Archaeal signal recognition particle RNA from a Nanobdellota archaeon, 273 nucleotides, folded computationally. The organism belongs to Nanobdellota, within Archaea. Its Rfam family is "Archaeal signal recognition particle RNA". The family's RNA type in Rfam is non-coding RNA gene. Gene Ontology terms of the family: signal recognition particle, plasma membrane targeting and SRP-dependent cotranslational protein targeting to membrane, signal sequence recognition. The RNAcentral record of the sequence draws on ENA. The gene name in the source record is ffs. Model confidence (mean pLDDT): 77 of 100.

[in-house]
RNA sequence: GUUACGGCUAGGCCGGGUGGUUGACCCUCACCUGUAACGCCAAAUGGGUCGUUGGGCGGGCCGAAGCGCGAAGGGCGGCUUUGCCGGUGGGAACGGUCUUUCUCGGACUGUCGAUACCUUGUCCUUCUUGAUCGUUGCGCUUGCAAAUCUGGUCAGGCCUUGACGGGAGCAGCCAUACGCUUGUGAGACGGUGUUUGAAGGGUCGCAGGGAGGAGGAAUGAGAAAGGUCAAUCCGGUCCUGUCAGUGAAGUCCACCUUUGCGCACGCCACUUC
Repeated sequence: GUUACGGCUAGGCCGGGUGGUUGACCCUCACCUGUAACGCCAAAUGGGUCGUUGGGCGGGCCGAAGCGCGAAGGGCGGCUUUGCCGGUGGGAACGGUCUUUCUCGGACUGUCGAUACCUUGUCCUUCUUGAUCGUUGCGCUUGCAAAUCUGGUCAGGCCUUGACGGGAGCAGCCAUACGCUUGUGAGACGGUGUUUGAAGGGUCGCAGGGAGGAGGAAUGAGAAAGGUCAAUCCGGUCCUGUCAGUGAAGUCCACCUUUGCGCACGCCACUUC
């Protein structure tokens, strides 16, 4: 001088970025991303810092290892602008959504009788006729009860008469007014989704009958003419906003590779040559 192994120390690593916030930077917050790789404490009226690259208390690893700045390439992701396609909100105008006629299509119905016609019923009004229910008074009827003030008959007793007789008349009995009740008849009023008949009305529909004999009606597509105050719905066009996908440009960037520069590349013991 060189080489291998070991031990030290200087030092280094234990992440970075975007957004938000901030006078600016770091952090606590959200998001993207990397490593074999930290723990605890406080922190959005915020914690720390002022030319720095968070603060405090601890720990681990590497160790002369590496760190800092830059360039090129690759590359996850973010942001801005823009093109294309698609969805969606709003707006504008336009066309259709209406009527008539014609053509076409697929089905339907019709000689077991279509469209149209006549008539009747159903519907409405009025009148009429019955049924039924309720209320009410009346007639008749059944039964009960029944009057110191209705009637008849009036024992006893009372009054009267010389007597015969007579009188009024209580109870009782009978009959009845009145009252209650059973049944029934005709009537009045009211009700009922009821019945008969007649007249009139009546947009459509439904049903029966008559006559007659071949079409009828709806929907879809298209065309022509007419119409459209508004509204609803449908269709495409344009404008605007938003979302998603994809492409382009610009920019920032975790991470990886290569590379240039700067700092550092030290000490001890020992081994090989």